[in-house]
Context: one part of a larger RNA
RNA sequence: UGACGGGGGCCCGCACAAGCGGUGGAGCAUGUGGUUUAAUUCGAUGCAACGCGAAGAACCUUACCUGGCCUUGACAUGCUUGGUCAUAUCCUGCUGAAAGGCGGGAGUCAGUUCGGCUGGACCUUGCACAGGUGAUGCAUGGCUGUCGUCAGCUCGUGUCGUGAGAUGUUGGGUUAAGUCCCGCAACGAGCGCAACCCCUGUGAACUGUUGCCACCCGGUCGAGAGACCGGAGCACUCUGUUCAGACUGCCUCGCUUCAACGAGGAGGAAGGUGGGGAUGACGUCAAGUCAGUAUGGCCCUUACGGCCAGGGCUGCACACGUACUACAAUGCCUAAUACAAAGGGACGCAAGACCGCAAGGUGGAGCAAAUCCUCAAAAUUGGGCCCAGUUCGGAUUGUCGUCUGCAACUCGACGGCAUGAAGCCGGAAUCGCUAGUAAUGGCGCAUCAGCUACGGCGCCGUGAAUACGUUCCCAGGCCUUGUACA
Numbered sequence: 001u002g003a004c005g006g007g008g009g010c011c012c013g014c015a016c017a018a019g020c021g022g023u024g025g026a027g028c029a030u031g032u033g034g035u036u037u038a039a040u041u042c043g044a045u046g047c048a049a050c051g052c053g054a055a056g057a058a059c060c061u062u063a064c065c066u067g068g069c070c071u072u073g074a075c076a077u078g079c080u081u082g083g084u085c086a087u088a089u090c091c092u093g094c095u096g097a098a099a100g101g102c103g104g105g106a107g108u109c110a111g112u113u114c115g116g117c118u119g120g121a122c123c124u125u126g127c128a129c130a131g132g133u134g135a136u137g138c139a140u141g142g143c144u145g146u147c148g149u150c151a152g153c154u155c156g157u158g159u160c161g162u163g164a165g166a167u168g169u170u171g172g173g174u175u176a177a178g179u180c181c182c183g184c185a186a187c188g189a190g191c192g193c194a195a196c197c198c199c200u201g202u203g204a205a206c207u208g209u210u211g212c213c214a215c216c217c218g219g220u221c222g223a224g225a226g227a228c229c230g231g232a233g234c235a236c237u238c239u240g241u242u243c244a245g246a247c248u249g250c251c252u253c254g255c256u257u258c259a260a261c262g263a264g265g266a267g268g269a270a271g272g273u274g275g276g277g278a279u280g281a282c283g284u285c286a287a288g289u290c291a292g293u294a295u296g297g298c299c300c301u302u303a304c305g306g307c308c309a310g311g312g313c314u315g316c317a318c319a320c321g322u323a324c325u326a327c328a329a330u331g332c333c334u335a336a337u338a339c340a341a342a343g344g345g346a347c348g349c350a351a352g353a354c355c356g357c358a359a360g361g362u363g364g365a366g367c368a369a370a371u372c373c374u375c376a377a378a379a380u381u382g383g384g385c386c387c388a389g390u391u392c393g394g395a396u397u398g399u400c401g402u403c404u405g406c407a408a409c410u411c412g413a414c415g416g417c418a419u420g421a422a423g424c425c426g427g428a429a430u431c432g433c434u435a436g437u438a439a440u441g442g443c444g445c446a447u448c449a450g451c452u453a454c455g456g457c458g459c460c461g462u463g464a465a466u467a468c469g470u471u472c473c474c475a476g477g478c479c480u481u482g483u484a485c486a
Base pairs, nucleotide, nucleotide: 001486002485003483004482005481007480008479009478010477011476013474015470016469019433020432021431022430023429026325027324029322030321031320032319033318034316035315042053043052064311065310066309067308068307069306070305073129077128078127079126082123083122084121085120089106090105091104092103093102094101095100109119110118111117131300132299134298136296140294142289143288144287145285147283152191153190154189155188156187157186158167159166160165171182172181173180197277198276199275200274202244203243204242205241206240208238211234212233216231217230218229219228220227221226247271250265251264252263253262254261327426331385332384333383334382335381336380344373345372348367349366353362354361355360392423397418398417399416400415401414402413403412439462440461441460442459443458444457445456
């Protein structure tokens, strides 16, 4: 100087408390451990691994296993032997599970001195080499997690100290903040904080099609109210660009040297960082990643490389994590019916119509999109159920089908009928959340032929309760103290 203390002081954080909803019990989905296996490829392992890499494992992917094949190789460059230019490419026979092996045919690049002669291409021989998801993340780059969006981490000069070092950065206040003020042997500065950036909340100007329809005109329907279509129009909504706006700026009280702070008010769409995002200091964990790519040295080279078929990654006495669905009446079933936002679409999205109980099929209007298409759900209103393992719950199983795809046996999703399991609110323990939040309801997207998505990332609808407080648990910051630790 640090680190540590079941030392002290001060201060924060959904850390506790106050609340709301869960997990832990059930079934199922998914990941992991274990076990099994020819293989169940590999990595990730307290927080910070475990719906993680994987934004898509039937084949492919695929790295694993079994078997069949290849050896200058699936791919690159150079040299070299021989050949062809009927080269490349395409079609095709036999064998085979395919890869591979053995054949047959079609097929005419450029120049030319008409000679495979030149260029180029291809096949072939040999050699340099290729290749390796082989090992090492404790050799590395790059990227990432984490403490932590915590308020810290340092430097120059000066001063003090023999020196390590200290000072500044400590102290008194204050703040979300090393934020600001005062004081002070310090005076300044840098990286962080804040602000500058994006979205959102208010208004203005401009913009006017594919958006809008207040007013006006015309038409159609209608008894009427009105609805629809077209024109005119840009008022409104909206699209999108540029501005304005919030700064404790103003007032009162309290407390004040100052900086501020507390309570309230005015104005305002918004008030004290308005809300959300992006942004992650010096460093810590030899943290993670050689399997994303890159990369040193090491290892393999008729195999640890390459091709193919089939299997496996989906196995199942079990244990754990994360989700989903429930156990019901604030519910379930049924009929009718209204209101979103954000997105996606050409190998695509697909309307009306018809067929089917349905999944879906036929067909194809329209749409490279503010035009067209997919479109809500909870809710509301009728009716039924009457507290039961039920009209709750839907696992499991049987059977018949639909779709994608060469192909759904291992191992896809979905539909119909039948079957109807556990489950009556969950022990010890444990998690999230402070407001448009929790809870709850649906919708969309990426990956993608299809899909094991109940996952992930977004979007909107409905919409709470509680916070006395900081004694305690956990994590952290500053000061101080002890230490036989570094």
The part of an RNA shown here (small-subunit ribosomal RNA, 3' major domain) has 486 nucleotides and comes from a metagenome.
The full RNA is in RNAcentral, with records from SILVA.
The coordinates come from a structure-prediction model, not an experiment, and the mean pLDDT is 80.